The RNA shown here (small-subunit ribosomal RNA) has 1437 nucleotides and comes from an uncultured bacterium. Its Rfam family is "Bacterial small subunit ribosomal RNA". Rfam links the family to the GO terms ribosome and structural constituent of ribosome. The RNAcentral record of the sequence draws on ENA and SILVA.
């Protein structure tokens, strides 16, 4: 975008079309072809005058019947048919045509019947039989007889045959009918025309080749028959033909065309309506009748359903128009009229017409039209969502004011189709249409809104219910489910399925492709067929121009024109063929001629070569045998082990047998068509190549079928076997090892003959021809120049590589050996997966091959390149990464933490590094968040508002406390004196209030990779692009550090530096620090005066920068040594953390969205829990001892802290401590050193070791030490004696070891966060473990190796193959039977016309008989489908 459409939801009017696509299922009722009295014979019924009532005359003429025409039209359907059925063009010299119409002739004389009606008879009906009798324009005989047939001539003219056409001789045959209203109507013959038909050719018109051969009246002839006609149409007799790859036979599906829908066209899909053919009419078959039918509402006959029956028999055929059943998503009224049109029939009146014209029914479609116009902001109410609580949207929409009346309603008028000489005559229809009333009054919905796609927010929900065309949406903040509001869009419609075209250049004629995406045939010959060189001259088949005819209207398009418009419909006009036909034209292609010689062949003359076929011979090896040395091991393997070997291997000499392969030469060298081919001669053989021009003269290129070749492996016979070696054994390896190793082997590998026909048969790249820069190797062959030659050098041919320009290509790459650019011709693809599978067919001993589907399923599958990321890949390089090394952990026992259990509770996060001494820088209530149990409910806390009161202190009483409950005490602050403030208590609601979810909704903060060198932009610049260059690369550096080089050239966040501490002196300062010199003093002491030199303390500044020498480097960058120097190459150390990564960690520090919880999930109070305790784990501590421990004397620090504090100093106490007290808010006082040295002891024990753990007695803090706190003392003395697998730190003032300080803190550290004291070994070095930086490879990963992903196996479902059968069905074919009819034949029968010499006869019918012949049986075959235990294998999950 369409539709003959369906289905939801919804519907106001009107034009105009359309309206069983399915059951060619079956059908109730009614209707759809009758008409003529001017063909006839008859006269019912009425009526009318007249009667003598008997009846007569006249009119009128119904039903039925003869006879005519009609019924073959009109209307219906698409079953069947793949056809001369239909288009289209043409031929009939091979043919008919009733009515019509035109010309011409006739139309005389006769006969015999028979329906009706009347009587009689069978029958249930339907219907028949029999008498009698009667008319015709029914029938039938004689006449006339031409230009009519039909036979025999003759003459002339014609045509492509066959033949025809005119003239004409003769002889033969055959006509007719009447009615009339007197106007006419009708009849017979013959030509003509005219209209409808018939028949014959030529092209055109589906699929399947998993349909390859078809055909016996089948092809053609003579002859004869029928036929309007030609014809094997039918027959007989002859001959063997005839169609087929340019698809015969077969199967399937199908009405054909105009057209109609789509498309830019070429196409492609369709064949409703309406036109034009065609075929049918329950089913098959028959013929009659006629001008015309093998006949839709006609007949016979079979069959097969339906009915009616009196059971004997009988009727029927809506695929006409309503209609009913049924089918099925699904398709109207049992309507009006014959009033226009047309038809039969009739001289006409006219009858008859479900053709036709109307109405009816359905939003089926197309069209048009209205639901109301202007103006109106308080931007009303009400909804709604958001909300930043201000508003904001619905929205100028309503309300309201002015206006209009299309449709619908009422009234009044009122057609046009109606032609005709007049008059009459409309179903539609009181309809269109005109006019007037009244009043916004009666008249809006459907779909959507994530992106293709125009339109978004809220709440519901919670991978749930749903959605979905595709892609996907939905697991608690869904613009994608529902559902509202708004919003788009279309509007009486709107969405939805169906289907067809587009879009798809995605079958590619127009217009694709085949080196890696699908895709070149494994090579090669080669028949058909395609295509083909140069020149002449001809032809006129393609070609090309013109003229003629035709392509029916209808349609479509454009111009006009009529219905108010349009849809619609009417008139003009063009377009439409691969058509026919004529006349030209002759370039190119083609036909038949002639001629060349370059295309391609032949000769000649030459070299090269693993080309092929037999045949023959060689050495080197590895096996076996013999013998000979010789002795114990050999072999093998990463390391064994089977194997082998004292009966003598393995080595190693000699000699022999056998069998396959042929080192070296050997080369992107070389030949072949591919497969392929390699010792060396021999013979017989292909091809190519170079040179040369002698010969034919286009003989050529391709190449479907065909036909040969065709590596391995395999298969048969028959040989032969030396190595190797599926299978097979046996030893290993392993969790296993049906394998990789290893020891042994059989078929096979060889040879002959014969299958097989396959491969990554690969250049994943068909053959041929021609052209289009180069530059360089190589193997063949020639040629130039140089007096002759090698060689070199330069050219040409052929082959075979590699580089590389334009070109080409999605890219990668190809690039004269093209995948450029052109021809030709074959071959082949069209999403993946099913599947190279099934099934049939062809080949084959078989394995198997070749030809090759579909159900079903996915929404991809693939190509090439890119950026990651990854590798048990590679390069390079670092890091206490490993090495070297100290010291530990892992074992003990204690501490802490978690995990597990347990528990009422054992609150909660934190889970590999990067969670576990972590949050917790300190859980006895408190904290606390957990559990019980006892309360409170505007709350423990905020704001606001009334009232009332100061607030508060104290006492006692009950209770576990909160809490209630009594006393006593008290009487704020400011003021403009109205009242305000603060605290308290009571009331009401607004709140409050959660340590409650969600860190995967957040912020903010923090780990981490990693203080690793990286991450990245702008601009150019390359690439179609993603991207890439830059940033890679040489060197260098702790460093993307810095240098040099280059399409890059600069920047930017990381680096480094800046800033702190610390290591040197200097200046400046001089207390509470210091004390050298001066004075004083003391048991000592900077303790005084007095000083600021040093020591220190803290401001300023200085210092270090590969600067400076020397070597190496590239004349750099830097390295390396060394000078000076407190320091030397970033002098140690801190702070400081790039783009990002882990949905990392925290909602329990805060914050903070959205969710819950409000007499509780808040709060308050008491007790308890977080401290459990088989057990595992991490981090400490102390130890195991002599480098130790004990005792005792004797020293040296820094950094902090310090008034609810630290505490000197006395005393008491054995201690912890406790009584008393000075100093010190601190460079002043305090707190406060250990390890170390020096003497003495222990003497290698579970100790004079280490201390847990108990018990007793104490101490301190604090409201309270039971759960559950530090400390002291006596007195007990566990494990441990250096710790398994594994594993940690740490490179200098570091590790180790010692103590001090602090912060939590009322007490409590083995922890933490700082100090300073003592003070090491060790680094060849980067193979290797792990992190990590860069470069460069593969990659099917990209959630990125914790990836990705193969099969089997186990369930479930699908469709499919295979299957003993089995049932069904189509078309054929052989027999049988054989209806109804035509034909043929007839001894039987009847038999009005005509003849007749009356006897007969002609002729007709009936009978019967024969060919054909439908359905129907029989049979055995082909094909299709449907099923089926049980079976294969696929696909989903």
């Nucleotide at each position: 975008g369409a539709u003959g459409a369906a289905c939801g939801c919804u519907a106001g009017c009107g034009g105009g079309a359309g309206g069983c696509c399915u059951a060619a299922c079956a059908c109730a009722u009614g209707c759809a072809a009758g008409u003529c009295g001017a063909a006839c014979g008859g006269g019912a019924u009425u009526c009318a005058c007249c009667u003598u009532c008997g009846g007569g005359u006249g009119a009128u003429g119904a039903g039925a019947g003869u006879g005519g025409c009609g019924c073959a039209c009109g209307g219906g359907u698409g079953a069947g048919u793949a056809a001369c059925g239909c288009g289209u063009a043409u031929g009939c010299a091979a043919c008919c045509u009733g009515c019509c119409u035109u010309u011409a002739a006739c139309a005389g004389g006769g006969g015999g019947a028979u329906a009706g009606c009347c009587c009689g008879g069978a029958g249930a009906a339907a219907u028949c039989c029999g008498g009698a009798u009667u008319a015709a324009u029914a029938c039938c005989c004689c006449a006339u007889a031409g230009u009519a047939u039909u036979u025999a001539g003759a003459u002339u003219c014609c045509g492509c045959a066959u033949g025809g056409g005119a003239u004409u001789u003769a002889a033969a045959u055959u006509a007719a009918a009447g009615c009339u209203c007197c106007g006419g109507c009708g009849g017979u013959u013959a030509a003509a025309g005219a209209u409808g038909g018939g028949c014959a050719u030529g092209c055109g018109u589906g699929a399947c080749a998993u349909u390859a051969g078809u055909u016996a009246g089948u092809u053609g002839g003579u002859g004869a028959g029928g036929u309007a006609a030609c014809g094997g149409c039918u027959c007989a007799c002859c001959a063997a033909g005839a169609c087929u790859a340019c698809g015969a036979u077969g199967u399937c599906u199908a009405g054909g065309g105009g057209u109609u829908c789509u498309g830019a066209g070429a196409g492609g899909a369709u064949g409703a309506u309406c036109c034009c053919c065609c075929a049918c009419a329950c089913u098959g078959g028959u013929a009659c009748u006629g001008a015309g039918a093998c006949a839709c509402g006609g007949a016979c006959c079979a069959g097969a359903c339906u009915c009616c029956u009196a059971c004997g028999g009988g009727a029927g055929g809506c695929a006409g128009c309503a209609g009913u059943g049924a089918g099925g998503a699904a398709u109207a009224u049992u309507g009006g009229u014959c009033a226009a049109u047309g038809g039969g029939c009739g001289c006409a009146a006219g009858c008859c017409u479900g053709a036709a014209c109307c109405a009816g029914c359905c939003a089926u479609c197309c069209c048009g039209c209205g639901u109301g116009a202007a103006g109106g902001a308080a931007g009303a109410c009400g909804g709604c969502c958001c909300u930043a609580u201000g508003g904001g949207u619905u929205g100028u929409a309503a309300a309201c004011u002015u206006c209009u009346u299309u449709g619908a309603u009422c009234a009044g008028g009122g057609a046009c189709g109606a032609a005709a000489g007049a008059c009459a005559u409309g179903a539609c229809g009181g309809u269109a249409c005109c006019u007037g009333a009244a009043g916004a009054a009666c008249a809006a919905g459907c779909c959507a809104c994530g992106g293709c796609u125009a339109a978004c927010u809220a709440c519901g929900u919670g991978c749930c219910a749903g959605c979905a065309g595709c892609c996907g949406c939905g697991g608690u903040a869904a613009u994608a489910c529902g559902u509202a509001g708004g919003u788009g869009g279309c509007g009486a419609g709107c969405g939805u399925u169906a289907u067809c075209c587009g879009g798809a250049u995605u079958u590619a004629c127009u217009g694709g492709g085949u080196g890696u995406a699908a895709a070149g045939g494994g090579c090669g010959u080669g028949c058909a067929g395609g295509c083909g060189g140069g020149u002449c001259a001809u032809c006129a088949a393609g070609u090309c121009g013109g003229g003629u005819g035709u392509g029916a209207a209808a349609u479509u398009u454009c111009c006009g024109g009529g219905c108010u418009u349009a849809a619609c419909c009417c008139g003009g006009a063009c377009a439409g063929g691969u058509c026919a036909u004529c006349c030209g034209a002759a370039a190119c292609u083609g036909g038949a001629g002639a001629u060349c010689u370059u295309g391609a062949g032949u000769g000649c003359u030459g070299g090269a070569g693993a080309g092929g076929a037999u045949a023959g011979u060689g050495g080197a090896a590895u096996u076996c045998c013999u013998g000979g040395u010789g002795u114990a091991g050999c072999g093998g393997u990463a390391a064994a082990a089977u194997g082998c070997g004292u009966a003598g291997a393995u080595a190693u000499c000699a000699g022999g047998a056998g069998g396959a392969a042929c080192a070296c030469c050997a080369g992107u060298g070389g030949c072949g068509a591919a497969g392929g081919c390699g010792g060396c001669u021999a013979u017989c053989u292909g091809g190519a190549c170079a040179g040369u021009a002698a010969c034919u003269g286009a003989c050529g290129c391709u190449g479907a079928g065909g036909c040969g070749c065709g590596a391995a492996a395999g298969c048969g016979u028959g040989g032969g076997g030396a190595g190797c070696a599926a299978a097979c054994a046996g030893g290993a390896u392993u969790a296993g090892a049906u394998a990789c190793c290893c020891u042994g082997g059989u078929a096979g590998u060889c040879c002959a003959c014969g299958c097989c026909g396959u491969a990554a048969a690969c250049g994943a790249u068909g053959a041929a021809u021609a052209c289009u820069a180069g530059g360089u190797g190589u193997a063949g062959g020639g040629g130039g120049u140089a007096u002759c030659g090698a060689c070199c050098c330069c050219c040409c041919c052929u082959g075979u590589g590699c580089c590389g320009c334009a070109g080409u290509u999605a890219a990668c790459a190809c690039a004269a050996u093209a995948a450029g650019u052109a021809u030709u011709c074959c071959a082949c693809c069209u999403g993946g997966g099913g599947a190279g599978u099934a099934c049939g067919g062809c080949c084959g001993c078989a394995a198997g091959g070749u030809u090759g589907a579909a159900a079903c399923u996915c929404a991809a599958a693939g190509g090439a390149a890119u950026u990651g990321a990854c590798g048990g890949g590679g390069g390079c390089c670092c890091g206490c990464a490993c090495a070297a090394g100290c010291a530990g952990u892992g074992g003990a026992g204690u501490a802490u933490g978690u995990g597990g259990u347990u528990u009422a509770a054992u609150u909660c996060g934190a889970c590999g590094c990067a969670a576990c001494g972590c949050g917790a820088a300190g859980a006895a209530c408190c904290u606390u968040a957990c559990c019980a149990g006892g309360g409170c409910u505007u709350g423990a806390c905020a704001u606001c508002c009334u009232c009332u009161g100061a607030c508060g202190g104290u006492a006692c009483c009950a209770g576990a406390g909160a809490u209630g409950g009594u006393g006593c005490u008290u009487u704020c602050c400011c003021u403009u004196c109205g009242g305000g403030g603060a605290c308290a208590g009571a009331g009401a609601g607004a709140c409050a209030g959660g340590u409650g979810g969600u860190g995967c909704a957040u912020g903010g903060u923090u780990g981490u990779c990693g203080u690793c060198a990286g991450c990245u932009c702008g601009u150019g610049u390359c690439g179609u692009g993603a991207g890439a260059u830059g940033u890679u690369g040489g060197g260098u550096u702790a460093a993307g550090u810095c240098c040099c080089g280059c399409a890059a050239c600069g920047a930017g966040c990381g680096c480094a530096a800046c800033c702190c501490c610390u290591a040197u002196g200097g200046u400046c300062a001089g207390u509470u620090g210091c004390c050298a010199g001066c004075a004083g003093g003391u048991c000592a002491a900077g303790c005084u005066g007095g000083g600021c030199a040093c020591u220190c303390u803290g401001g300023c500044g200085a210092g270090a920068c590969u600067g400076c020498c020397g070597u190496u480097g590239a004349c750099a960058a830097a390295a390396c040594g060394g000078a000076g120097g407190a320091a030397g190459g970033u002098g140690g150390g801190g702070a400081c953390g790039a783009c990002g990564u882990c949905a990392a960690a925290u909602c329990a520090u805060c914050a903070u969205g959205c969710c819950c919880c409000u007499u509780a999930u808040g709060u308050c109070c008491u007790g308890g829990g977080c401290u459990a305790c088989a057990c595992a784990c991490g981090u400490a501590c102390u130890a195991c001892a002599a480098u130790g421990g004990c005792a005792a004397c004797a020293a040296c620090a820094g950094a902090g802290g310090g008034c609810a504090g630290c505490c000197a100093u006395g005393c008491c106490g054995c201690g912890a401590g406790g009584c008393a007290g000075a100093g010190c808010g601190a460079a002043u006082c305090c707190c406060a050193a250990a390890a170390u040295g020096u003497u003495g002891u222990c003497u290698c024990a579970g100790u004079u070791c280490a201390g847990a753990u108990u018990g007793c007695a104490g101490g301190c803090u604090g409201c309270a030490a039971c759960u559950c706190g530090c400390c002291u003392g006596c007195a007990u003395g566990a494990a441990g004696u250096c710790g398994g697998a594994a594993u940690u730190g740490c490179u200098a003032g570091u590790a180790a070891u010692g103590g001090c300080a602090g912060g939590u803190c009322a007490g409590c550290a083995u922890a933490c966060u700082g100090c300073c004291g003592u003070g090491a070994a060790u680094a060849c070095g980067u193979u290797c473990c792990c992190g990590g930086g860069c470069c460069u490879u593969g990659u099917a990963c990209a959630c990125a190796c914790c990836g990705c992903c193969c099969g089997u196996c186990a369930c479930a479902c699908c469709a499919u193959g295979a299957g003993a059968g089995u049932c069904u069905g189509u078309a054929a074919c052989a027999c049988c039977c054989g209806a109804a009819g035509u034909c043929a034949g007839u001894a039987g029968c009847u038999u009005a016309a005509c003849c007749u010499u009356c006897g007969a006869g002609a002729g007709a019918g009936c009978g019967c008989u024969g060919c054909c012949g439908a359905a129907g049986g029989u049979g055995g075959g082909a094909c299709a489908g449907a099923u089926a235990a049980u079976u294969g294998g696929g696909g989903u999950g």